[in-house]
Parts: sequence; C1' cells; structure tokens
RNA sequence: AAUAUUUAUAGGCAAAACUAGUGAAAACUAGUGACGCAAAGCUAUAGGGUCUUAUAAAGAUAGCCAGUUGCAUUU
Repeated sequence: AAUAUUUAUAGGCAAAACUAGUGAAAACUAGUGACGCAAAGCUAUAGGGUCUUAUAAAGAUAGCCAGUUGCAUUU
C1' cells in the first nucleotide's frame, strides 16, 4: 500500500420497553436497560429508499442502501 471479514485482549456504541422532557407527527434528548453492532464513527447539500403530514420544493431516519475516515486480525 492492497485484499478479505473467520476468531476482538482491553476499550467503545446501545435496539425494544419504561420514566422525564421537546415536537403536529415521524422522531429526538437524558436516565434505566441490552436486541444487537467491527465502523451501530462521521455525513441528510452526491444519490436512492423508508417514515411523518401543520403540504412547506418541509421535517425525520446514517441501527435501510450508500459516501467518507479509521481500529483489530488474515493474506
């Protein structure tokens, strides 16, 4: 530098549900909690998809695909 994801020591993230708050809603934030994740890191102004309906060329979703950077290990 390239390729791949079988097995991750330490460390990391945190689904559903419940509680509190915000919002029209989807959903988000905090706490509890762990279904899972090797990018479940970041990006919603590359793009596609999906969800919401105050219908505004609006909002949400990166834990749908994707883009991009990186860790461990193998070759």